[in-house]
RNA sequence: AUAUCUCUCGCGGAAGAAUUCGGAGUUGAUCAUCUGAUCGGCUUCGGUGCCGAAGGCGCAACCGCCCCGGAAACGCUCAGGCCAAAGGACCGCGGAGAGUUGG
Numbered sequence: 001a002u003a004u005c006u007c008u009c010g011c012g013g014a015a016g017a018a019u020u021c022g023g024a025g026u027u028g029a030u031c032a033u034c035u036g037a038u039c040g041g042c043u044u045c046g047g048u049g050c051c052g053a054a055g056g057c058g059c060a061a062c063c064g065c066c067c068c069g070g071a072a073a074c075g076c077u078c079a080g081g082c083c084a085a086a087g088g089a090c091c092g093c094g095g096a097g098a099g100u101u102g103g
């Protein structure tokens, strides 16, 4: 001095798959003689089907300091997800910070 690299944060982008079936609770509206019925919202439990790009696990091309390790956007779907929102691997930044380090 801060190129490069790594990590964290910020901003932007970011897919897929039933807004499925049933139960319970709660709440609003409507109807009603019967204390019930119907429709919608929210929460939760269970079933079936499905998705993979949080995480996790497995194989492995490949890589290394080669005893043994590290390893995917591949696979599995435990978890998570299947209207929207949230989340989201990964990508970008002419943003911020920290670390390492070349010159």
Stems, first nucleotide, its partner, number of pairs: 005099005010093004018048001020047012049082003055078001056076003062070003

A computed fold for a 103-nucleotide RNA from a Hyphomicrobiales bacterium, annotated as Glycine riboswitch aptamer. The prediction has a mean pLDDT of 77. The sequence was found by an Rfam model in a public genome assembly.